[in-house]
Molecule: transfer RNA
Organism: Candidatus Parcubacteria bacterium
């Protein structure tokens, strides 16, 4: 310098061809236990990497930034 790929909760990933964001885990109450741990329930927790665009509507779709990984030169 070209091309391709990832970026969504503290962490690991889902998100069914646009239709108001989940799960597992980790933390945090509560039950259980003589106490822990197992376990069960509960609740919280997100400017969806930043910016613009399209569209009644954007994690999605177009454009640019930025990190990070892979190829070719």
């Nucleotide at each position: 310098g070209g091309g391709c790929g990832a970026u969504u909760a503290g962490c690991u990933c889902a998100g069914u061809u646009g239709g108001u964001a989940g799960a597992g885990c980790a933390g945090c109450g509560c039950a259980u236990u003589u106490a822990c741990a197992c376990u069960g329930c509960g609740a919280a927790g997100g400017u969806c990497a930043g910016g613009g665009g399209u569209u009644c509507a954007a994690a999605u779709c177009c454009c640019u930034u930025a990190u990070c990984g892979c190829c070719c030169a």